[in-house]
RNA sequence: GACAAGGGCAAAGCCGGCGAAAGCCGGUGACGCAAAGCUACGAGGCUACGGCUUUCCGUUCAUGGGAAGCUACGCUCGUCGGGCCGCCGAA
Numbered sequence: 001g002a003c004a005a006g007g008g009c010a011a012a013g014c015c016g017g018c019g020a021a022a023g024c025c026g027g028u029g030a031c032g033c034a035a036a037g038c039u040a041c042g043a044g045g046c047u048a049c050g051g052c053u054u055u056c057c058g059u060u061c062a063u064g065g066g067a068a069g070c071u072a073c074g075c076u077c078g079u080c081g082g083g084c085c086g087c088c089g090a091a
Stems, first nucleotide, its partner, number of pairs: 001088001008033002013028006031078001037084003041081003044076003050071008
């Protein structure tokens, strides 16, 4: 990258499983994808178990409970960029 050929992947939804959640896996299903193949390296986005801060409640004065905020060590490569690898291929 051509209304080429042969193929590939599979969004949402639904079912089952895992997870605190975000999300992931399998099945089903196709919105789309020319790297929607691999890689969380950079930026962004999502979540906040735990941790920290603030505050409220309770209290047998010990190390309880609620709420809010912050936080990635969690996730996303189908947000973008980088890196790696690769099928077909006319004009």